Source information:
The prediction has a mean pLDDT of 82. This is a predicted structure of a 480-nucleotide part of an RNA (small-subunit ribosomal RNA, 3' major domain) from a metagenome.
[in-house]
Context: one part of a larger RNA
RNA sequence: UGACGGGGGCCCGCACAAGCGGUGGAGUAUGUGGUUUAAUUCGAAGCAACGCGGAAAACCUUACCCAGGUUAGAAACUCUGGCUGUACUUUCGGCAGAGAAGUCGGAAGGACUUCGGUCAAGCCAGGGCAGGUGCUGCAUGGCUGUCGUCAGCUCGUGCCGUGAGGUGUUGGGUUAAGUCCCGCAACGAGCGCAACCCCUAUCUGCUGUUGCCAUCAUUUGGUUGGGCACUCUGUAGAGACUGCCGGUGUAAAACCGGAGGAAGGUGGGGACGACGUCAAGUCAUCAUGGCCCUUAUGUCUGGGGCUACACACGUACUACAAUGGGCAGUACAAAGGGAGGCGAACCUGCGAGGGGGAGCGAAUCCCAAAAAAGCUGUCCCCAGUUCGGAUUGCAGUCUGCAACUCGACUGCAUGAAGCUGGAAUCGCUAGUAAUCGCGGAUCAGCAUGCCGCGGUGAAUACGUUCCCGGGCCUUGUACA
Numbered sequence: 001u002g003a004c005g006g007g008g009g010c011c012c013g014c015a016c017a018a019g020c021g022g023u024g025g026a027g028u029a030u031g032u033g034g035u036u037u038a039a040u041u042c043g044a045a046g047c048a049a050c051g052c053g054g055a056a057a058a059c060c061u062u063a064c065c066c067a068g069g070u071u072a073g074a075a076a077c078u079c080u081g082g083c084u085g086u087a088c089u090u091u092c093g094g095c096a097g098a099g100a101a102g103u104c105g106g107a108a109g110g111a112c113u114u115c116g117g118u119c120a121a122g123c124c125a126g127g128g129c130a131g132g133u134g135c136u137g138c139a140u141g142g143c144u145g146u147c148g149u150c151a152g153c154u155c156g157u158g159c160c161g162u163g164a165g166g167u168g169u170u171g172g173g174u175u176a177a178g179u180c181c182c183g184c185a186a187c188g189a190g191c192g193c194a195a196c197c198c199c200u201a202u203c204u205g206c207u208g209u210u211g212c213c214a215u216c217a218u219u220u221g222g223u224u225g226g227g228c229a230c231u232c233u234g235u236a237g238a239g240a241c242u243g244c245c246g247g248u249g250u251a252a253a254a255c256c257g258g259a260g261g262a263a264g265g266u267g268g269g270g271a272c273g274a275c276g277u278c279a280a281g282u283c284a285u286c287a288u289g290g291c292c293c294u295u296a297u298g299u300c301u302g303g304g305g306c307u308a309c310a311c312a313c314g315u316a317c318u319a320c321a322a323u324g325g326g327c328a329g330u331a332c333a334a335a336g337g338g339a340g341g342c343g344a345a346c347c348u349g350c351g352a353g354g355g356g357g358a359g360c361g362a363a364u365c366c367c368a369a370a371a372a373a374g375c376u377g378u379c380c381c382c383a384g385u386u387c388g389g390a391u392u393g394c395a396g397u398c399u400g401c402a403a404c405u406c407g408a409c410u411g412c413a414u415g416a417a418g419c420u421g422g423a424a425u426c427g428c429u430a431g432u433a434a435u436c437g438c439g440g441a442u443c444a445g446c447a448u449g450c451c452g453c454g455g456u457g458a459a460u461a462c463g464u465u466c467c468c469g470g471g472c473c474u475u476g477u478a479c480a
Base pairs, nucleotide, nucleotide: 001480002479003477004476005475007474008473009472010471011470012469013468015464016463019428020427021426022425023424026318027317028316029315030314031313032312033311034309035308042053043052064304065303066302067301068300069299070298073129077128078127079126080125081124082123083122084121088109089108090107091106092105093104094103095102110119111118112117131293132292134291135290136289140287141286142282143281144280145278147276152191153190154189155188156187157186158167159166160165171182172181173180197270198269199268200267202238203237204236205235206234208232211228212227213226216225217224241264244258245257246256247255248254320421324380325379326378327377328376329375330374336367337366338365341360342359346355347354348353387418392413393412394411395410396409397408398407434456435455436454437453438452439451440450
């Protein structure tokens, strides 16, 4: 000087407390461990691995296993020698094969041309080489997690100390903040904080089609005429700064209350992550040193596996019901996506779907029905039930070369466990939790995951003694 203490003081954070809802019990989905296997490819490992890489494992992917091929190679540059209406593509036919590969024959098709050829390109053989998801993340770059959006981390000059170092950065207040004020052998500065950026909340100017409809007409459909008030769209601005008033405070910083205001003290949300820590993660995104393989650890193909299943754990979904379940009628979103696409009306099927093909590269058309809710009517009457839907049988639909291993969905039948979950443990402070549906990426097909969007919409916070993590000062030390 740090680190540590079941030392002290001060202060924060859904850290506890106060509340609400879960997980842990059940079934299923998914990841992991384990076991099994020819293979069940590899990585991730307390927080910070485990719906993680994987924003899509039937084939492909695919790295694994089995079998069959291939060896200048599936793809690249180059050298030497040789060959050529060659290579390759399309098409027809034959042999053979599981396919990859192989082989035979016919036809058509490069550029220039002085019709002699030349060039380009390719083939064969050999060489320089390629190739490797093989190893090392403890050789590395890059990227990322984490403490932590915590308020810290440093430097120049000066001063103090023999020196390591200290001071500044400590102290008194204050703040979300090393934020600001005052004091002070310090005076300044940098990286962080804050602000500048984006979305959102109010208003104004401009903009009116595909948007909107107050007034007028209307076939009552913004449909048409008309209009651009309003909503909305896009763009440019205004607005919030403790600016104003009162109190407290050191005539400070600031705090408390109030006014006005759409918004008040960082308005709400996002992006943004200091010096560093964990030899944290990644050689399998990529790049890369070294090592290793080179008729194989490269490469091609068919099939299998990554989907196994006594079990254990994590994360979710669905439930156990009456604030509910079923049936019928009747509403209101936002944000997205669409051309090898979205696909309306209409017809058809109980349904998944099929036929159909209008319109739309989309403020115009389509996906598209929002759902919960509310209101009305009605059944259920507390039961393992009209709760719950696993599992299984049969019959189908769709995608795709192909759904056996191993897809999603539909109809009929079947109806399991489950009656609120031990010890323990998690999230959340407001348009939040809880609950309800909608969209998107990936994608032929496949979502209970992920990323977004809106609808309905709470309870509680006395407080900081305690648990966990963190910041500052101080103290002790057998630690560095």